[in-house]
Predicted 3D model of a 534-nucleotide part of an RNA (small-subunit ribosomal RNA, 5' domain) from an uncultured bacterium. Its mean pLDDT, the model's own confidence on a scale to 100, is 81. Rfam family: Bacterial small subunit ribosomal RNA.
Context: one part of a larger RNA
């Protein structure tokens, strides 16, 4: 001298753009944070129309058990989606991460392109209905029903398996060709209709992941040996896949002063801070992996699973109980107790972005876009210009002449950033249904496909912004030092006390060093100080 996710004192006008529990990964009231598909499916309820047994009337006409039809609701079944986004560093010293390569040892939902297909049957179950158990969470039993739920069957471009065969490549072998048997599919809906969404099975792709290997990766030897699935081998299992990833069995290895094995600390990067640069320290925010989701454990679904707001066990705690027996999980946003020197709103909106589900309208989104707090930080403005000597007045200093405070002030003049007050009304909206118009594809038509231009709803922020116009210098300045490093000096009180202090040191009666005051010196909406790092 630079920086900071900062504290802490005094001070404190505005704006922009970021940042805001570094401790207790301590416990949590209370809302919200993952749904959506009625165009998969039966059903239940609303409304509106209309037929209509029946009843009232003498009639018009009203009522109205049931039925049709069209719109809406939607708790169940069933898809897709809760593996993504979001939070946090506990664990970890590890192929976890970073960098570079490998897989002839794998997988990949939605997308994208290409080939072939979809025939005909089948028994349930939830929802309903009856009945029962329980305080309650809930359960149970009989009986009724649908599907893009599920299950045979048939087909089999293909794909696997089994069995030999010809090429081709650098391997255990993998790719192409042709053969024999076996095995394996499928689902419908919207629409008058064309069409369009789906379905099935195989290839090839893109994306996303899996697993392997070479070099980096922190501290101490006051830690020197460690090792029995241990090392390797052979079969056999398991996985998407290689493997001691598991198991029998058979040898008897395998790491280690190039630091094994214990044990401390610790997410790693990109970066960020500093430095001329080597180098050092560091990992908040943003962006990529990892891991964790009350602690420990396990396994289901699923294309994929640390499954944070899924299940199932154990534990520890909290609430509820009719004591028999049930809930729960903020390291999502806000909030609220603790701990702390310290760290925000129980706000707003889906208008934009992106996602999920939908054929679309559209739902839903504390992700995000916004606004709020806090000088926590970095930038930017402002808190007036100009003029103005009787060098006022008071302060302070002094041989009392005078000196300084000081063009400061008052005082005149101007000016209006910022402020109040009125007025104004822009971007962020891009376009989706729609309408118009124009082009294409197809043998060809059409209200259909493709696609191009113009019109064409939506805005939280926001009672805001830019602009104007009005008024008034009005609404705004502190803070730290003044021995020497270091830039700025006298009085006075004090009297080794009081008390300064970062070093060296200052104070015991004339203290430029301690307190006041004047004066100056430096920063300036911020100054000092503490901390940490270079």
């Nucleotide at each position: 001298g630079g920086a900071c996710g900062a504290a802490c004192g005094c001070u404190g006008g505005c704006g922009g753009c970021g940042u805001g529990c570094c401790u207790a990964a301590c416990a949590c009231a209370u809302g919200c944070a993952a749904g959506u598909c009625g165009a998969g499916c039966g059903g239940a309820g609303g409304u509106a129309u209309u037929c209509a047994a029946g009843g009232a009337g003498c009639a018009a006409u009203c009522u109205g058990c049931g039925g049709a039809u069209a719109c809406u609701u939607u708790a169940g079944c069933g898809g897709c989606g809760g593996a993504c986004g979001g939070g946090u560093g506990a664990g970890u010293a590890a192929c976890g991460c970073g960098u570079g390569a490998g897989c002839a040892a794998c997988c990949u939902g939605c997308c994208u392109u290409u080939c072939a297909c979809a025939g005909g049957g089948g028994g349930a179950u939830a929802a309903g209905g009856c009945g029962g158990c329980g305080a309650a969470a809930g359960c149970c039993g009989c009986u009724c029903u649908a599907a893009u739920a599920c299950c045979g069957c048939a087909u089999g471009a293909g794909a696997c398996c089994c069995c030999g065969g010809u090429g081709g490549u650098g391997a255990u072998a993998c790719c192409a060709c042709a053969g024999c048997g076996g095995u394996c599919a499928a689902a419908g809906g919207a629409g008058c209709a064309a069409u369009c969404c789906g379905g099935u099975g195989a290839g090839a792709g893109a994306u996303g992941g899996g697993c392997u290997c070479g070099c980096g990766u922190c501290c101490g030897a006051u830690u020197a040996g460690c090792u029995a699935g241990u090392u390797g081998g052979u079969g056999a299992g398991g996985u998407a896949a290689a493997g001691g990833c598991c198991c029998a069995c058979c040898a008897a290895g395998g790491c280690g002063a190039u630091g094994a094995u214990g044990g401390g600390u610790a997410g790693c990067c990109g970066g960020c801070c500093u430095g001329a640069g080597a180098g050092g320290g560091u990992g908040u925010a943003c962006g990529g992996c990892c891991a964790c989701a009350c602690u420990g454990g396990g396994a289901c679904u699923g294309a994929g699973a640390u499954a944070c707001g899924g299940c199932c066990c154990a534990g520890a705690c909290u609430c509820c109980u009719a004591c028999g027996g049930g809930a729960g999980g903020c390291a999502g946003c806000a909030g609220c107790u603790a701990a702390g020197a310290a760290u925000a709103u129980u706000c707003c909106g889906c208008a934009a972005u992106g996602g999920a589900c939908g054929g679309a309208a559209g739902u839903c989104u504390g992700a995000c876009g916004g606004a709020g707090c806090g000088a926590c930080g970095c930038c930017g403005c402002g808190u007036g210009g100009a003029u103005g000597a009787a060098g006022a007045a008071g302060g302070c200093c002094g041989a009392a002449a005078g000196g300084u405070u000081g063009u400061a002030a008052a005082g005149u003049u101007c000016u209006u950033u910022u402020g109040c007050u009125a007025g104004g009304g822009g971007a962020g909206a891009a376009u989706a249904a729609g309408u118009g118009u124009g082009g294409g594809a197809g043998g060809g038509a059409a209200u259909g496909c493709c696609u191009g231009c113009a019109c064409g709803a939506u805005g939280a922020c926001a009672a805001g912004g830019a602009c104007u116009a009005g008024c008034g210098a009005a609404u705004a300045a502190g803070u730290c030092c003044c021995g020497g490093c270091c830039a700025a000096c006298u009085a006075c009180g004090u009297g080794c006390c009081a008390g300064c202090a970062g070093c060296c040191g200052c104070g015991g009666u004339a203290a430029c060093a301690c307190g006041u005051a004047g004066g100056g010196g430096g920063c300036g909406a911020g100054c000092g100080u503490u901390g940490u790092u270079c």